[in-house]
This is a predicted structure of a 1459-nucleotide RNA (small-subunit ribosomal RNA) from an uncultured bacterium. The prediction has a mean pLDDT of 84. The sequence is in RNAcentral, with records from ENA and Greengenes.
RNA sequence: AGAGUUUGAUCCUGGCUCAGAACGAACGCUGGCGGCAGGCUUAACACAUGCAAGUCGAACGGUUGUAGCAAUACAGCAGUGGCAGACGGGUGAGUAACACGUGGGAACCUUCCUAGGGGUACGGAACAACUCAGGGAGACUUGAGCUAAUACCGUAUACGUCCGUGAGGAGAAAGAUUUAUCGCCCUUAGACGGGCCCGCGUCGGAUUAGCUAGUUGGUGGGGUAACGGCCUACCAAGGCGACGAUCCGUAGCUGAUCUUAGAGGAUGAUCAGCCACACUGGGACUGAGACACGGCCCAGACUCCUACGGGAGGCAGCAGUGGGGAAUCUUGGACAAUGGGCGCAAGCCUGAUCCAGCCAUGCCGCGUGAGUGAAGAAGGUCUUCGGAUUGUAAAGCUCUUUCAGCUGGGAAGAUAAUGACUGUACCAGCAGAAGAAGCCCCGGCUAACUCCGUGCCAGCAGCCGCGGUAAUACGGAGGGGGCUAGCGUUGUUCGGAAUUACUGGGCGUAAAGCGCACGUAGGCGGACUGGAAAGUCAGAGGUGAAAUCCCAGGGCUCAACCUUGGAACUGCCUUUGAAACUCCCAGUCUUGAGGUCGAGAGAGGUGAGUGGGAUUCCGAGUGUAGAGGUGAAAUUCGUAGAUAUUCGGAGGAACACCAGUGGCGAAGGCGGCUCACUGGCUCGAUACUGACGCUGAGGUGCGAAAGCGUGGGGAGCAAACAGGAUUAGAUACCCUGGUAGUCCACGCCGUAAACGAUGAAUGCCAGACGUCGGGUAGCAUGCUAUUCGGUGUCACACCUAACGGAUUAAGCAUUCCGCCUGGGGAGUACGGCCGCAAGGUUAAAACUCAAAGGAAUUGACGGGGGCCCGCACAAGCGGUGGAGCAUGUGGUUUAAUUCGAAGCAACGCGCAGAACCUUACCAACCCUUGACAUGGCAGUGACCGUUCCAGAGAUGGUUCUUUCUCGUAAGAGACACUGCACACAGGUGCUGCAUGGCUGUCGUCAGCUCGUGUCGUGAGAUGUUCGGUUAAGUCCGGCAACGAGCGCAACCCACACUCUUAGUUGCCAGCAUUCAGUUGGGCACUCUAGGAGAACUGCCGGUGAUAAGCCGGAGGAAGGUGUGGAUGACGUCAAGUCCUCAUGGCCCUUACGGGUUGGGCUACACACGUGCUACAAUGGUGGUGACAAUGGGUUAAUCCCAAAAAGCCAUCUCAGUUCGGAUUGGGGUCUGCAACUCGACCCCAUGAAGUCGGAAUCGCUAGUAAUCGCGUAACAGCAUGACGCGGUGAAUACGUUCCCGGGCCUUGUACACACCGCCCGUCACACCAUGGGAAUUGGAUCUACCCGAAGGUGGUGCGCCAACCAGCAAUGGAGGCAGCCAACCACGGUAGGUUCAGUGACUGGGGUGAAGUCGUAACAAGGUAGCCGUAGGGGAACCUGCGGCUGGAUCACCUCCUU
Repeated sequence: AGAGUUUGAUCCUGGCUCAGAACGAACGCUGGCGGCAGGCUUAACACAUGCAAGUCGAACGGUUGUAGCAAUACAGCAGUGGCAGACGGGUGAGUAACACGUGGGAACCUUCCUAGGGGUACGGAACAACUCAGGGAGACUUGAGCUAAUACCGUAUACGUCCGUGAGGAGAAAGAUUUAUCGCCCUUAGACGGGCCCGCGUCGGAUUAGCUAGUUGGUGGGGUAACGGCCUACCAAGGCGACGAUCCGUAGCUGAUCUUAGAGGAUGAUCAGCCACACUGGGACUGAGACACGGCCCAGACUCCUACGGGAGGCAGCAGUGGGGAAUCUUGGACAAUGGGCGCAAGCCUGAUCCAGCCAUGCCGCGUGAGUGAAGAAGGUCUUCGGAUUGUAAAGCUCUUUCAGCUGGGAAGAUAAUGACUGUACCAGCAGAAGAAGCCCCGGCUAACUCCGUGCCAGCAGCCGCGGUAAUACGGAGGGGGCUAGCGUUGUUCGGAAUUACUGGGCGUAAAGCGCACGUAGGCGGACUGGAAAGUCAGAGGUGAAAUCCCAGGGCUCAACCUUGGAACUGCCUUUGAAACUCCCAGUCUUGAGGUCGAGAGAGGUGAGUGGGAUUCCGAGUGUAGAGGUGAAAUUCGUAGAUAUUCGGAGGAACACCAGUGGCGAAGGCGGCUCACUGGCUCGAUACUGACGCUGAGGUGCGAAAGCGUGGGGAGCAAACAGGAUUAGAUACCCUGGUAGUCCACGCCGUAAACGAUGAAUGCCAGACGUCGGGUAGCAUGCUAUUCGGUGUCACACCUAACGGAUUAAGCAUUCCGCCUGGGGAGUACGGCCGCAAGGUUAAAACUCAAAGGAAUUGACGGGGGCCCGCACAAGCGGUGGAGCAUGUGGUUUAAUUCGAAGCAACGCGCAGAACCUUACCAACCCUUGACAUGGCAGUGACCGUUCCAGAGAUGGUUCUUUCUCGUAAGAGACACUGCACACAGGUGCUGCAUGGCUGUCGUCAGCUCGUGUCGUGAGAUGUUCGGUUAAGUCCGGCAACGAGCGCAACCCACACUCUUAGUUGCCAGCAUUCAGUUGGGCACUCUAGGAGAACUGCCGGUGAUAAGCCGGAGGAAGGUGUGGAUGACGUCAAGUCCUCAUGGCCCUUACGGGUUGGGCUACACACGUGCUACAAUGGUGGUGACAAUGGGUUAAUCCCAAAAAGCCAUCUCAGUUCGGAUUGGGGUCUGCAACUCGACCCCAUGAAGUCGGAAUCGCUAGUAAUCGCGUAACAGCAUGACGCGGUGAAUACGUUCCCGGGCCUUGUACACACCGCCCGUCACACCAUGGGAAUUGGAUCUACCCGAAGGUGGUGCGCCAACCAGCAAUGGAGGCAGCCAACCACGGUAGGUUCAGUGACUGGGGUGAAGUCGUAACAAGGUAGCCGUAGGGGAACCUGCGGCUGGAUCACCUCCUU
């Protein structure tokens, strides 16, 4: 520090995911030792048992025990009394608060402690204990009596204290003891601790916007330690709140911890500070301190005891138990240390604490051995079978002993004593490599690869994804990589994420500018001077607890850990200064803004009036049969007179031309003309004001179309609706009608693709050319230059992902506002606000996906465009489709009808030829190392040929004949056959989607690429585009390209011309000869087969850029690639072929192999393709009949196949015929073992359909079509097929609009498996989450009322009372107690509301799902351009109306710019 993932590829935007660190963790596998830490995150759930707060006899009486005769001493005990139980320990429920943090403040208290001052005098009456008598199961309790004190009460005194303006008034004590001392009371000061107040900071929600009656303030009073509405009476009506009150949810806060480069973000275990709580709620008492964890009272829930009357309890102390949970320890030791309480002390108490136990929970350290050792052992794994690897690894040899184990010694922690830990740490000795290694991963990210198994199964997966028979991705193995007493997984936090952007993001098209303006609060704000000092900066002081982090040291052998010092704690407060900038105050200025004067342009707005044209309607005239409408029609109108035409009238709406990227307006928007009223803008001048400005959350106003309400109006148009068409359907597009509406007035609505998809304002930053309005200058008077304001185009810098923007910025800056944070769900639900309604506005979540998206690129495609070509159309000729037959296919049938081929590019195709064979199929019968190959062992000597028997045959048996080479004569070898066993043979079995090879097709179309350079961030582009031209990417010219390759062309073959060579088997002009080129002769000609030449736009004219070329002509056998062939670029179709062959994998192995006989491939209601023969007179039949070519026959120009057909003559005379020949009967020939299934031909007889063929469709451009025959291959035989050959021999092509196919350029695209693409919605099914919902359950809270425990307060107090007073006393007084009353108040109750959550019949939409149904809405002009808003309609996508947008293709026009 980055990486993976959207695409065919690219750049960007954007989400998801990963690599890191951490944890009070848990789970899986594994586990040697030690040190230091940590250990209920869940049920503030319930708790058995033990312990956790006592102590003092030097406060007191009593009592028990021991010793003593006793006095007395010692040791205890319950009680009175004192101090401590408010600390220590636990927990985080509540709390959003002065609770906490930080910094300040004034109106307070403070036991014990320290220091100072003063005092400690005189009396009195009780109550526990105890005794007696009761009650009770018990806890406990009642009455009577006795008694002490440092318990209680009174009096006196008062330096100082308190109250009071003052005068004056009020208030204390306790003793113990042998001394010494310890106490006690009052008071002052301190220290410590605490209470209170304030500034600032401290989570989320506005779908919580208003809250508040003791509420805010005042006065009087009360209360408190103390200020205060803290409480009360009265008075006033305040107080808080968009700088977020109130309400709801969540939460103990901090030092700190984790992460991070930092800023931040998350957390608040352990340790430390503060707070709150102690079963739940309320309350007070005591006290210096509590409204009290191990105190009290009451209420409630729960548990326990009970004799049923009544009582007891509170582990969120330490252990421990149950429960909950993924999950968290011992009912341990000791007060030795450090602290705490009491005590004069000894001492007692202390689950605080110090230690030990359990747990890999974490951090740190150590070990599981070291060296040597190649025969590279064995074994494993892989293998190309050679080897490689595991691997110096092991074994072997030589060493060592840390840790653990055993034995011995043995601290510090303690200053005199006292050691739980503990015979611990540590030291020494002994034995032996001995007791000690696992976990995860190996497709990419991400370090690490092979084999086997499995076969979209089983499974994996963090993301992308892997698995459908060759899986480095699943499972196993070998090997490898990583970490290591741990390793992985899961969860959570931060990081990466600049993915909430303060540091540090954006908003034209990716998500994102409010429809527009005015304006409140707020934010920001021109120039100069002075003052002040809030912000700002600097110095100083205080504080920022300790611990933590960091630095430098120190101590445990090191480290973790502990410890000393420093720095730091970025903060807050106080104070002293500075004055540049911002704020504030004062003064001044004119450039921002405004004003005044003079001009100007304009569809700016409102109201009133008015004009012409057109449509429609009405009246009248002329006039007659149609009109209208469409792609074509029909509905419709018309003989009751339409349409057309003329005149007159009515009424409503809209304003042609001018008209223009022209004007005006903030936007929406505004268009005949005139008038009235009115807003804004521009220019020029200016001697005025003097920052008056900009923006603008809320707010207010305006705001197209549609729609709504009321009342008018209604010509045309036109949702809905009706009808006619179209269509498979047509709830549409088209047509005929037609209502709301469109228009007016008033009132609502408040939305649009309300768009420049671009907020407003200001300043700055090259230009050029148009246009609108105004001004200035010059003259040449309609031009030039210049200036201000608008509106456009192109273009530099710069910006941008690119497209593009570019002084009218999307550039460089500033200010303010609005908005965005993956796609879907969804601009939806719920709630609020607005609306008459339609609806608008504000605005989520669950769930789901790994993408969704922008721009550009290359292709492909388009019912897009341009150019061009082709028997593509057109022009012609002849066919097919109808008939019969042949042949192939489908289907059907069958035991089998073997298999393949499937639009063009399967179908007279594989098959250049199925009676057996072929043959792969079926039935039956046979064989099993096999019909065929190689190898081993044994036997035989052959094989071939041949006789006979059984059998359907294969086969089995049988007869005759019958080996070779070498040789030392033993044998060996070769060959052939038989037998045996095993490796193997064999397979037309599967997969052409595992393959090679071959082939078809686009297409003989003109294309397909590369190197270097250049352009672009890049994919890519350029070249290859453009202007001409060509059959051609053929050539020329131009050009950021220059060159090159595969294709084109040419080179090759044949045909056409000439020459030459050669004349046999060919030829015969001239000479002989013959029946005959038969023969002599000849090689001139024809011809044959070798060679050469010839044609190149070469020549002329025209045209074109003077080019390439094109047109015409001459010459020539041939003229513009002469004609035909061969030749098939890069690639496409997972095209065809595993049944030509080859081949991977799989499958069969007495069979899916091999052999044989017979059957089948030839079936036949039917459908299709390709052909043949015809339907006749351009013909049939009969006769006659010349000239061919190719080819074959072993070689052969002789010979043979071999008759060419057309042609000519005669006849037939338009008929189902003398056409046509199918079908059938009979007879024969040939081939062949064999013509039954199932051959061809011949003869006689028979004589079917058919009279030129519907929709549709095929071939052909010249020696072609058409027509005529001939030959060949394979083959025993079998052609109407295929491949060739020649004879006769046409017609037409204006032309490229259209159909099909193709090429180039361009354009659009949501396609890239590439239009056979993509994709939308309803319906049906399954699952998931969610909204509504009668109702129902629970929680929280508010209001009103009722009840009113305990308690304190107030009142009363008839009952009762020791202390003080009076009194001899009785008694009275003072003071008090019980009781009673009152207000307050917890729990509880009733009624009503608010809110949250759960359930819920039924119901709404949403999401997901492998191949369901219906259509085809969108993407191309997507076949009616699409989309936005609105309204109506419709199974559904959707359709239609109105207005708007371009994010529409195409064509044309206009304007402007560049060259």